[in-house]
RNA sequence: ACUUUCCUUCGGGGAUCGGUGGAAUUCCGUGCCGGCGGUGAGGGGCGUAGGCCUCAAGCCCGCGAGCCUUCGGGCAGAUCCGGUGAGAAUCCGGAGCCGACAGUAACAGGCUGGAUGGGAGAAGGAGAGA
Numbered sequence: 001a002c003u004u005u006c007c008u009u010c011g012g013g014g015a016u017c018g019g020u021g022g023a024a025u026u027c028c029g030u031g032c033c034g035g036c037g038g039u040g041a042g043g044g045g046c047g048u049a050g051g052c053c054u055c056a057a058g059c060c061c062g063c064g065a066g067c068c069u070u071c072g073g074g075c076a077g078a079u080c081c082g083g084u085g086a087g088a089a090u091c092c093g094g095a096g097c098c099g100a101c102a103g104u105a106a107c108a109g110g111c112u113g114g115a116u117g118g119g120a121g122a123a124g125g126a127g128a129g130a
Base pairs, nucleotide, nucleotide: 002129003128004127005126006125007124008123009122010121017029018028019027032109033099034098035063036062037061038060042055043054044053045052046051058097059096066075067074068073079095080094081093082092083091101113102112103111
């Protein structure tokens, strides 16, 4: 270092300014946010070098909370164009798009609530194995 069992800790962000209205952080204009693992032609660091370390995707592949259920299972968002190049889903430039359930003085990614919950997983520790 690997496999496995157990323990501990950690583990989600966001409504600005205006408009309409009896009423809206829910509508309209403008603005704001981006969980976890993987991939990654990018960035940074180390090395003489082979190479190593580290950061890097909301919309590429998966996972998660949530919802439904006859408890078998099922549902579950969103990207294009141009450039460079041998190669672009990830780089550079531009323009877009998406976001559970319940509640509400009026339709919610951002308010309130389930939730001092759950959780993808991350870090550390202890034991065992070959």
Predicted 3D model of a 130-nucleotide RNA (FMN riboswitch aptamer (RFN element)) from a Syntrophomonadaceae bacterium. Its mean pLDDT, the model's own confidence on a scale to 100, is 82. Taxonomically the source falls in Syntrophomonadaceae (Bacteria, Bacillota, Clostridia, Eubacteriales).